[in-house]
Order: sequence, then structure tokens, then C1' cells
RNA sequence: GGGGCUGUAGUUCAGGGGUAGAACGUCCCGCUCGCAGCGGGAAGGUCGAGGGUCCAAAUCCCUCCAGCUCCA
Repeated sequence: GGGGCUGUAGUUCAGGGGUAGAACGUCCCGCUCGCAGCGGGAAGGUCGAGGGUCCAAAUCCCUCCAGCUCCA
């Protein structure tokens, strides 16, 4: 220098056009004398950045940034 993959909640990851979810973690409540455990509930996200297409973009297109990897 060129190619590929990845970037979404505190963490690990789904979701690949119709307005974002799971598990774990955190907080509250209940069961228990209490802890653990179990059950119920809540908070937590301008989806890496900017631009474009579209009625509508996390999703499609372009550029850039970061990480991993392959080639030279």
C1' cells in the first nucleotide's frame, strides 16, 4: 500500500428497510429470620463518525475512524 471481517445497553451478542431486543450485570419489590436462590418489575442505546438514496435507514450506497486478520 491492497483485500476481507467486525463496530448495536455497563459486558457478550441478536436484529440486514417499518422506527431496537435477549442473556448476564445494576436498582426496586415479593418468597426467606437473614444470605444465597427463585419469581416479578424498572432504569440503561442520537446502533463508530459524516454524507447520500428512500415516505421511512442500525439495515442499502460512498467517504473516513478504530480493532482483528490475510497478501505484498

This is a predicted structure of a 72-nucleotide RNA (transfer RNA) from a Pseudomonadota bacterium. RNAcentral holds the sequence, with entries from ENA. Its Rfam family is "tRNA". It is annotated as a transfer RNA. The prediction has a mean pLDDT of 84. NCBI's taxonomy places the organism under Bacteria, Pseudomonadati, Pseudomonadota.